[in-house]
Context: one part of a larger RNA
RNA sequence: AUUGAACGCUGGCGGCAUGCCUUACACAUGCAAGUCGAACGGUAACAGGUCUUCGGAUGCUGACGAGUGGCGAACGGGUGAGUAAUACAUCGGAACGUGCCCAGACGUGGGGGAUAACGAGGCGAAAGCUUUGCUAAUACCGCAUACGAUCUAAGGAUGAAAGCAGGGGACCGCAAGGCCUUGCGCGUUUGGAGCGGCCGAUGGCAGAUUAGGUAGUUGGUGGGAUAAAAACUUACCAAGCCGUCGAUCUGUAGCUGGUCUGAGAGGACGACCAGCCACACUGGGACUGAGACACGGCCCAGACUCCUACGGGAGGCAGCAGUGGGGAAUUUUGGACAAUGGGCGAAAGCCUGAUCCAGCAAUGCCGCGUGCAGGAUGAAGGCCUUCGGGUUGUAAACUGCUUUUGUACGGAACGAAAAGGCUCUGGCUAAUACCUGGGGCACAUGACGGUACCGUAAGAAUAAGCACCGGCUAACUACGUGCCAGCAGCCGCGGUAAUACGUAGGGUGCGAGCGUUAAUC
Numbered sequence: 001a002u003u004g005a006a007c008g009c010u011g012g013c014g015g016c017a018u019g020c021c022u023u024a025c026a027c028a029u030g031c032a033a034g035u036c037g038a039a040c041g042g043u044a045a046c047a048g049g050u051c052u053u054c055g056g057a058u059g060c061u062g063a064c065g066a067g068u069g070g071c072g073a074a075c076g077g078g079u080g081a082g083u084a085a086u087a088c089a090u091c092g093g094a095a096c097g098u099g100c101c102c103a104g105a106c107g108u109g110g111g112g113g114a115u116a117a118c119g120a121g122g123c124g125a126a127a128g129c130u131u132u133g134c135u136a137a138u139a140c141c142g143c144a145u146a147c148g149a150u151c152u153a154a155g156g157a158u159g160a161a162a163g164c165a166g167g168g169g170a171c172c173g174c175a176a177g178g179c180c181u182u183g184c185g186c187g188u189u190u191g192g193a194g195c196g197g198c199c200g201a202u203g204g205c206a207g208a209u210u211a212g213g214u215a216g217u218u219g220g221u222g223g224g225a226u227a228a229a230a231a232c233u234u235a236c237c238a239a240g241c242c243g244u245c246g247a248u249c250u251g252u253a254g255c256u257g258g259u260c261u262g263a264g265a266g267g268a269c270g271a272c273c274a275g276c277c278a279c280a281c282u283g284g285g286a287c288u289g290a291g292a293c294a295c296g297g298c299c300c301a302g303a304c305u306c307c308u309a310c311g312g313g314a315g316g317c318a319g320c321a322g323u324g325g326g327g328a329a330u331u332u333u334g335g336a337c338a339a340u341g342g343g344c345g346a347a348a349g350c351c352u353g354a355u356c357c358a359g360c361a362a363u364g365c366c367g368c369g370u371g372c373a374g375g376a377u378g379a380a381g382g383c384c385u386u387c388g389g390g391u392u393g394u395a396a397a398c399u400g401c402u403u404u405u406g407u408a409c410g411g412a413a414c415g416a417a418a419a420g421g422c423u424c425u426g427g428c429u430a431a432u433a434c435c436u437g438g439g440g441c442a443c444a445u446g447a448c449g450g451u452a453c454c455g456u457a458a459g460a461a462u463a464a465g466c467a468c469c470g471g472c473u474a475a476c477u478a479c480g481u482g483c484c485a486g487c488a489g490c491c492g493c494g495g496u497a498a499u500a501c502g503u504a505g506g507g508u509g510c511g512a513g514c515g516u517u518a519a520u521c
Base pairs, nucleotide, nucleotide: 001520002519003518005517006516007515008514009513012368013367014366015365016364017363018361019360020326025324026323027322029321030320031319034071035070036069039068040067042064043063046062047061048060049058050057051056078279079278080277088203089202090201091200092199093198096196097195098194101192102191103190104189105188106187107186108185109143111141112140118133119132120131121130122129123128149158150157151156163184164183165182166181167180168179171178172177205251206250207249212242213241214240217239218238219237220236221235222234223233224232254276255275256274257273258269259268260267261266281302282301283300284299285298304315305314306313307312332358334357335356336355340354341352342351343350344349371401372400373399374398381392382391383390384389407457408456409455410454411453415448421441422440423439424438425437426436427435465510466509467508468507469506470491471490472489476505477504478503479502480501486493487492
């Protein structure tokens, strides 16, 4: 000088930060990932409409529980157990993948069979399971076509798709609609962007009281696997490969940007913030998918906890709060999606313990205040005294002034402009519909919060402690004690005149803090 600190004494306010470093110990409760009806069959609830014999019926409309389907759930959030190299940092590389997004090219034709929901029935304590019947799709499966694409023995072969919504003048149709058009989608493919997988080099801990280690081990050939290079894997063949420039083993440890210190060189550290990695009760495994071997998914095994009708089931806070435990020690079972960002959706919107805020804690940094000016018979009291006095001390009282902060009352934000609506003008188009680019206009939306801030009022009113005073080291006297009680960072002090113990007066230092302890330079 510093700290994610703790402890003791003390404590007025504000701003900004930070807050389980220990048991990767166990967890009650609530919330943390949903969304889309403009993919689908539908209608459990709510509201409206229509019909009604006034019992009710009806998906007709707004909407929508459960279900099928799509996208998301691989992000965001947490933790640092493992890992000394399958990690990280930096610099390179070639044999790869890529949902959504951007740009280009070509398509989007015609059919089929199911199934959940639902109805009827059965089993079970429950979790849940099951039989049968009906039905839809952007769910599933063939057929056709194939600019690209893949394979190829270069002849050829293989392989796609899905619709939905808005609007409408002719023409067709009894109608639904066909048809046209716009938007969103769907399929194949080329390129891009961003992201990810893989390989190499260099660098960054300790121990030699660890000197040899290694058989898929090192290389080759054939096969397999992968998105992809490769002993990645497998059969055969060869006997290599690493190592005192420290292999192997053991211990410790997430790595980095950085942080602290220091004139620097260095040394120590890796909280918060940011990038990467690893993990998700413990161990193993795959499924789905563009992406996981998946924190709030699945399966198996194990430990633990819970329910049970004893047959069988359920669970995983290292998400946010919170509880127990451990510990010197670390916060609220708060508010809001208003902003920023994310998921879904055409949008309105819904969800979001990400985030933004509030609460608690002097844990830290910074700022402000606890008054200002005058005031000597140097009052009283205290302490000391050589008894003369000295000191506390302009300190107080007293007089005048001010009102930060606090209190009361009143006013009152920025953070909010996008989106949506109206209108003007371009594009698309048969179209002045619809949709859409740009300009203008008015309107709406704030958790924080009646907060910040501003104004008014009264009144010195609401606000000072802590450590030290032998030397180092700024600051001294008295009394008590008598090697006792005690102090102490080092030297040391105390055995009857202690500036070193305890108390008092005085003083010194810092100040809403001050000391102590721990730790680093």